Molecule: transfer RNA
Organism: Leptospirillum sp.
């Protein structure tokens, strides 16, 4: 340099055009307990990597940029 895959909550990941974006873990609050752990109930936490476009409608499709991974090429 070329190609492919990925970027969604603090972490690991679902959701692949249809209206309200979710789960587990973690965090916080309460319950339980002599106190903790475990367990139970609840709560908070996201402008879906940035920008632009298509569409009535975009996390989802297209373009571009940024970041990460893999393969190939180059390496006089």
């Nucleotide at each position: 340099g070329c190609g492919c895959c990925c970027g969604u909550a603090g972490c690991u990941c679902a959701g692949g055009g249809g209206a309200c974006a979710g789960a587990g873990c973690a965090g916080c609050u309460g319950g339980c307990u002599u106190c903790g752990a475990a367990c139970c109930a609840g709560c908070g936490g996201g402008c879906c990597g940035g920008g632009a476009g298509u569409u009535c409608a975009a996390a989802u499709c297209u373009c571009u940029c940024c970041g990460g991974g893999c393969g190939c090429a180059c390496c006089a």